The prediction has a mean pLDDT of 83. This is a predicted structure of a 71-nucleotide RNA (transfer RNA) from an Oscillospiraceae bacterium. It matches the Rfam family "tRNA". From the family's description: Transfer RNA (tRNA) molecules are approximately 80 nucleotides in length. Rfam classes the family as a transfer RNA.

């Protein structure tokens, strides 16, 4: 230099165009003599910059990280 895949809470996974969710981790509370475990609850995220839609994590372009394949 091209081409393909990929980029979503702290971390790991979901959401085939119509409310962004789960689990693990946090942070509170029951529980207990105490700690674990368990249960009940709380906050937290779509990589950046356009387009297209009534409405974009999802589709379309461009950067940028990240892989991987040609040269």
């Nucleotide at each position: 230099u091209g081409c393909u895949c990929u980029u979503u809470c702290g971390u790991u996974c979901a959401a085939a165009g119509g409310c962004a969710g789960g689990a693990c981790a946090g942070c509170g509370g029951c529980c207990u003599c105490a700690u674990a475990a368990g249960c009940c609850g709380u906050g937290a995220a779509u990589g950046c910059g356009g387009g297209u839609u009534c409405g974009a994590g999802u589709c379309c372009c461009g950067c940028a990280g990240g892989a991987g394949c040609a040269a």